About this RNA: Small-subunit ribosomal RNA, 5' domain from a metagenome, 516 nucleotides, folded computationally. The full RNA is in RNAcentral, with records from SILVA. The coordinates come from a structure-prediction model, not an experiment, and the mean pLDDT is 87.
Context: one part of a larger RNA
């Protein structure tokens, strides 16, 4: 001298970018944070309106909101407790898988039986749940084909339709378009598995090791493997630190330094772990899954005591630790996810707004003139010097704040209307391009532009004994007290305390505490 996710004391005008539980991974009211598709199926209400013979129709409306079923709840989002380890970081490797998206290549034939929803019963105080009819499918199961794929010959493995126009018309069917379907190649992103080398400290941790090492059969995985089992052999690490014990997420970075090199891992961004403890597994292309299941244990609610329900380390929020770190806010307009064929629904991601001088940067708190060097302070050697052009006065300007008005950009899409291409039997349907016409802002009292009025609303810290920029007087009298080091204070203290005075930052200045 540089930094900080700070803090504490004293002061505080605005605005722009960030940032904002470093401590209990410590327990949590309450509210949201993952839903969507009616163009996969079968069912289907009320409100409230119109009518009415008061019985109900007819609308609402095939709309809520239930169920079946299919994509997604493996993404985002949070947290670093654990982990010294192929966990991370680099370089490579082979035995692997991949839904959704692209391109190609074939295929989509014929059937069957259920089941939820309902509807009757029953059981329970609730969570729920039992039993009996009924019904649908892109939900389930045979069979039938197999170009290609798989397995060693034998042999063995698939499937679904929905909408939309024409069309006969009482429908189906045969044409056709779109999506979706079922087998296989391949790409494209992701993703699993090896391995070389790097990655903290202690030897007052010196020996570790039995599935342990290897080998072969069998078995298991998407896949190589002691990944497992059954037998063999006796082997494998280790002073180039094995075991073991403490610590601790790693990277890109970030701080510092002139560099080597030390510290450091907050924001952001790659990776990995975890989701009250612990263990397990289903389901699925993908999880051993934060907002799924299941035991088991600590908790904390509810119970009619028989049995139930939960899990913020997600957004806000309390409570508690703590020097310490915010709103139980607006919005889905943008940009991204998820569903849908779209409109559109979802989305505490996101985008915004509030709080906080915590940082970094920017502005201002007036300008000129103005000596009678006014009055007050202080300070004199009493002449006088200094506060000091400072003020006052006297001419101005209005940034920002404030009041008033105006007023982009973030908007792209989306609907609809024509026009033209393509598909087709077709001027339908659809689909691309392109043109008018509508048409969507949460942020917002927006950015930014003009008016208006007035010096008007806006300066503090900390130091002045050397280091180290700035000096005098009064109290005090080794006392109160200061103090980073050396050190001031016992009667003329530039070192204490206060004044006037100066110096040095500045909306900030000191202190503390960390690194270099």
């Nucleotide at each position: 001298g540089a930094u900080u996710g700070a803090a504490c004391g004293c002061u505080g005008g605005c605005g722009g970018c960030a940032g904002g539980c470093u401590u209990a991974a410590c327990a949590c009211a309450u509210g949201c944070a993952a839903g969507u598709c009616g163009a996969g199926c079968g069912a289907g209400a009320a409100a409230g309106g119109u009518u009415u013979u008061c019985g109900g129709a007819c609308u609402g409306a095939g709309u809520a909101g239930a169920g079946c079923g299919g994509c997604g709840g493996a993404c985002g989002g949070g947290u670093g407790a654990g982990u010294a380890a192929c966990g991370c970081g680099u370089a490579g490797g082979a035995a692997c898988c991949u839904a959704c998206c692209u391109g190609c290549u074939a295929g989509a034939g014929g059937g069957g039986g259920a089941u939820a929803a309902c509807u009757u019963g029953g059981g329970g105080a609730a969570a729920c749940u039992c039993a009996a009819g009924c019904u649908a499918a892109u939900a389930c199961c045979g069979c039938a084909u197999a170009a290609u794929c798989c397995c060693u010959a034998c042999g063995g493995g698939g499937u679904a339709a929905a909408g939309g126009g024409g069309g006969c018309u009482u429908u189906u069917a045969g044409c056709u378009c779109u999506u979706g379907c079922u087998a296989g190649c391949a790409g494209a992103g992701g993703g699993g598995c090896c391995u070389g080398c790097g990655u903290u400290a202690g030897a007052u941790u010196a020996g570790c090791u039995a599935g342990u090492u290897g080998g072969u059969g069998g078995g298991g995985u998407a896949a190589a493997g002691g990944c497992u089992u059954a037998c063999c052999a006796a082997g494998g690490c280790g002073a180039c630190g094995a075991u073991c014990u403490a610590u601790a997420g790693c990277u890109g970075g970030u701080c510092u330094g002139a560099g080597a090199g030390g510290a450091u891992g907050a924001u952001c961004a790659g990776c990995c772990a975890c989701a009250c403890u612990g263990g397990g597994a289903c389901u699925g292309a993908g999880a051993c899954a934060c907002g799924g299941c299941c035991c088991a244990g600590a908790c904390u609610c509810c119970u009619a005591c028989g049995g139930g329900a939960g899990g913020c380390a997600g957004c806000a929020g309390u409570g508690g630790g703590g020097a310490a770190u915010a709103u139980u806010g607006c919005g889905c307009a943008a940009u991204g996810g998820g569903g849908g064929g779209a409109a559109c629904c979802c989305u505490g991601a996101c985008g915004c707004a509030g709080c906080c001088a915590u940082g970094c940067c920017g502005c201002g708190u007036g300008u000129g003139u103005g000596a009678a060097g006014a009055a007050g302070g202080c300070c004199u050697u009493c002449g006088g010097g200094u506060u000091g052009u400072a003020a006052a006065g006297c001419a101005c300007u209005u940034u920002a704040a404030g009041u008033u008005g105006u007023g982009a950009g973030g908007a792209a899409a989306g609907g609809u209307u024509g026009a033209c291409g393509g598909u087709u039997a077709a001027u339908a349907c659809c689909c691309a391009u392109u043109a008018g016409c509508u048409g969507u802002g949460a942020c917002g009292u927006u950015a930014g532009c003009a008016a208006c009025a007035g010096a008007a609303u806006a300066a503090g810290c900390a130091c002045c004994g050397g280091c180290u920029a700035a000096c005098u007087c009064c109290g005090u009298g080794c006392c109160a007290g200061c103090a980073g080091c050396c050190g001031c204070g016992g009667u003329a203290a530039u070192a204490c305390g206060g004044a006037g005075g100066g110096u040095g930052c500045a909306a900030g200045c000191g202190u503390u505490a960390a690194u270099c």